[in-house]
RNA sequence: GCGGGCGUGGAGCAGCACGGUUAGCUCGUCACCCUGUCAAGGUGAAGGUCGCGGGAUCGAAGCCCGUCGCCCGCGCCA
Numbered sequence: 001g002c003g004g005g006c007g008u009g010g011a012g013c014a015g016c017a018c019g020g021u022u023a024g025c026u027c028g029u030c031a032c033c034c035u036g037u038c039a040a041g042g043u044g045a046a047g048g049u050c051g052c053g054g055g056a057u058c059g060a061a062g063c064c065c066g067u068c069g070c071c072c073g074c075g076c077c078a
Base pairs, nucleotide, nucleotide: 001074002073003072004071005070006069007068010027011026012025013024020058029045030044031043032042033041051067052066053065054064055063
């Protein structure tokens, strides 16, 4: 350099071909309940501007363009 994959709360992931109002799951965190205590269990809450920027659209996590980071393969220089 070329090709491909990935990027979504603190962590791990789903959702993306097919756009539709409020982005979901598990774990973790916090509060309360339960318990003699802890763990387990129950209820609830906080936490995301979906890597970044732009575009098309009435409307984008999902479409188009650019760009950044990580991973894999191939190639080039030495």